Predicted 3D model of a 370-nucleotide RNA (Bacterial RNase P class A) from a Pseudomonadota bacterium. A source record names the gene rnpB. Its mean pLDDT, the model's own confidence on a scale to 100, is 76. The source organism's lineage runs through Bacteria, Pseudomonadati and Pseudomonadota. The sequence is in RNAcentral, with records from ENA.

C1' cells in the first nucleotide's frame, strides 16, 4: 500500500432573530400574559423475546397445549450475555452453529442409478452350458449414478472375490487410569469385525410456562335521557308562554328536590429508577460490591422538541507553498469548491434484530513499489 478481521467511541459547537411544548414566577385570574429555566436516540424503529407494574383467574396434583435444548457462570428474568467444549467455514486475524436422544418405536429420502435400508448384479471379473447370438450361477476388489452405495491400506486366501483370516489405522460398544466443577480431552486394554442419514419429521428425555395489557387500572365528575325515593298537583289548576314584578289572558298534566350508576371531560398512574456519573475493590469476562456526588432537567395526546443567517470545527476534491524521504509517498499551512447519514419519545426497564454516517485503536494475510 491492497484486501480483510475485531473492539470501544462520536452523532457537531456557539451567537443572533423568529416560533412550539412544559415547569416555576408575576399580573389585570385570562383557554391570557411577563421573566427565567428545561425540552428525543444509538437505534427513540421492528414490536421479536424477558421483566416491572395493573386488573382478572387461581387449595393441591395430574392430563392436554406451548416454549427451550452442549457445559459452567452472570442476571430481577430471558429464547439474552460472558468464558469454555465440540463441529463446520476461512491461508490467517476470526466467524457461524435449535449442538440432548437415530442401539425404545414409527415414518421419510426428489432426480439420477441395476440397486436407497430385512440391500443390490448395469458394465466389468470368474466358473459352467452353447458353433454362436446368448443363457445360468458366483462375485461388492474395479467402473458408472447419487447428498448418501454397508470401513481404509497391506498380506494371506480364492475359479474370481469378499472381515473369509490376520496386522495396522479409523469408527462403534465397553473396562480402567489421568486432567477438568463440567461439557469434554489425553492415554492404555478388551470385544464382535462395521452395526448409514434425517428429530426447525412424529416421538422420547430434561427443564420452564395462568390470561390480558397503561386504550392496564384508580379517583373526580357536566349537559341530555333512563333508574330509585320523597313532596306538590290533575278543573278546588302544580307548572309554563305573553321582557323583571302584579293583574289579566292563553296553554295545560305533570312539576320540584334528593340519591345512585354510566358517558363527555379532567386528575393520577407518569418520570427518584433492577437511576446516572466518578472512584476504589473482586472476577479472565459477562457482571457484582463499597464510597462520594447529582436529579425542577421531555412527559406531549390530531401529539411540542423547529427554521433562517453568521462564525468556528470535521470530512472529501483541486491548486500553491513548507518540512521529511534516494523514491513510492507521508505530514503541515493557506486558498477555493462541495459534503455531513439513518431516523424521532408516547407506562417504564433489560436484551435481540434491522437501518445508518464518521473518524480512532488493535490484529491478520500478501509483498507490486521503495
Nucleotide at each position: 500500500a491492497u484486501a480483510g478481521c475485531g473492539c470501544a467511541g462520536c452523532a457537531g459547537a456557539u451567537g443572533a432573530u423568529c416560533g412550539c411544548u412544559g415547569a416555576a414566577u408575576c399580573c389585570u385570574u385570562g383557554u391570557g400574559a411577563u421573566u427565567u429555566c428545561a425540552g428525543a436516540g444509538g437505534a427513540a424503529a421492528g414490536u421479536c423475546c424477558g421483566a416491572a407494574c395493573a386488573c382478572c383467574g387461581c387449595a393441591g396434583g395430574g392430563c392436554a397445549g406451548g416454549g427451550u435444548g452442549c457445559u459452567u457462570c452472570a442476571u430481577a428474568a430471558c429464547g439474552u450475555g460472558a468464558a469454555g467444549u465440540c463441529g463446520c467455514g476461512g491461508c490467517a486475524a476470526c466467524g457461524c452453529g435449535a449442538a440432548g436422544u437415530a442401539a425404545a418405536g414409527u415414518g421419510c429420502a426428489a432426480c439420477a442409478g441395476a440397486a436407497a435400508g430385512c440391500a443390490g448384479a448395469c458394465c466389468g471379473c470368474c466358473g459352467g452350458a452353447g458353433c454362436g447370438a446368448u443363457c445360468c450361477g458366483g462375485u461388492a476388489a474395479g467402473g458408472g449414478u447419487g447428498a448418501a452405495a454397508c470401513g481404509g491400506u497391506g498380506c494371506g486366501g480364492u475359479a474370481a472375490g469378499a472381515g473369509c483370516g490376520c496386522a495396522c489405522c479409523a469408527g462403534c460398544a465397553u473396562u480402567c487410569g489421568g486432567a477438568g466443577c463440567g461439557a469434554u480431552c489425553c492415554g492404555a486394554g478388551u470385544g464382535g469385525c462395521u452395526c448409514g442419514g434425517u428429530a426447525a419429521a412424529c416421538c422420547c428425555c430434561a427443564c420452564c410456562c395462568g390470561g390480558u395489557g397503561c386504550a392496564a387500572a384508580a379517583c373526580c365528575a357536566a349537559a341530555u335521557a333512563g333508574g330509585g325515593a320523597a313532596g306538590u298537583g290533575u278543573c278546588u289548576g302544580a307548572g309554563g308562554g305573553c321582557u323583571g314584578c302584579c293583574c289579566g289572558u292563553c296553554c295545560g298534566a305533570a312539576c320540584u328536590u334528593c340519591c345512585g350508576g354510566g358517558u363527555a371531560g379532567g386528575u393520577u398512574g407518569c418520570a427518584g429508577g433492577a437511576g446516572a456519573u466518578g472512584u476504589c475493590g473482586g472476577g479472565c469476562a459477562a457482571c457484582c460490591g463499597g464510597c462520594a456526588u447529582c436529579c425542577g432537567c421531555a412527559g406531549a395526546u390530531g401529539a411540542a422538541u423547529g427554521a433562517u443567517c453568521g462564525u468556528c470545527g470535521c470530512c472529501u476534491g483541486u491548486a500553491u507553498c513548507c518540512g521529511g524521504g534516494u523514491a513510492a509517498c507521508c505530514g503541515g499551512a493557506u486558498a477555493u469548491a462541495g459534503g455531513a447519514a439513518c431516523a424521532a419519545a408516547a407506562u417504564u426497564c433489560g436484551g435481540c434484530u434491522u437501518a445508518c454516517g464518521c473518524g480512532g485503536c488493535g490484529c491478520u494475510a500478501u509483498g507490486a513499489c521503495c